[in-house]
Molecule: transfer RNA
Organism: Smithellaceae bacterium
Parts: sequence; C1' cells; structure tokens
RNA sequence: GGGUGUAUAGCCUAGUGGCAAGGCGUCGGGUUGCAGACCCGAAUAGGCAGGUUCGAUCCCUGCUACAUCCU
Repeated sequence: GGGUGUAUAGCCUAGUGGCAAGGCGUCGGGUUGCAGACCCGAAUAGGCAGGUUCGAUCCCUGCUACAUCCU
C1' cells in the first nucleotide's frame, strides 16, 4: 500500500428497515439483627460524517479505530 471482517450502555451479547432485547455490574426500595442470596423498580447504548427512504442500529458511500490476510 491492497483485500476482508468488526464497531450496540461500565462490561458481555442479541436484533436487522417501523418504540433497541437480555445477562453481569451500578443505584434505590423490600426482605434480613447486619450482610449475602432472593424479589421489585430505576438510570445508562448503535464509532464519526454524508446519502437513500415516509421512516436507518439495519441499505449505500467516505472517514476513523481494531482484527486478520496479501504485498
């Protein structure tokens, strides 16, 4: 330098055009003598910029970062 793939919450992992799901963690409450476990509730998310579309996390383009292969 070129090819391919990936980018979703503090962490891990789904979803795939129509309200973004779950686990762990965090916080609050219940329970407990205290804590743990358990139960209830809450906050926090689609790398960046364009394009297509009535509507984009999803499709397209560029960029960035990472992984991998070739050189």